RNA sequence: GCCACCCUAGCUCAGUUGGUAGAGCAACGGUUUUGUAAACCGUAGGUCAUCGGUCCGAGUCCGAUGGGUGGCU
Numbered sequence: 001g002c003c004a005c006c007c008u009a010g011c012u013c014a015g016u017u018g019g020u021a022g023a024g025c026a027a028c029g030g031u032u033u034u035g036u037a038a039a040c041c042g043u044a045g046g047u048c049a050u051c052g053g054u055c056c057g058a059g060u061c062c063g064a065u066g067g068g069u070g071g072c073u
Base pairs, nucleotide, nucleotide: 001072002071003070004069005068006067007066010025011024012023013022019056027043028042029041030040031039049065050064051063052062053061
């Protein structure tokens, strides 16, 4: 330098050929316990990497930029 893939909650990841953003773990509160852990119940947490385009409508489609992983030279 070229090619492919990835970027969604604190972490690991889903998200159905475009139609109200979710799970597990973690955090917080509660029940239980002499206390902790475990278990159970509940709560909160998101500019979907950034910018722009298409569309009635974009996490999803298109382009650019940034970051990461792998391959080729």
Molecule: transfer RNA
Organism: Patescibacteria group bacterium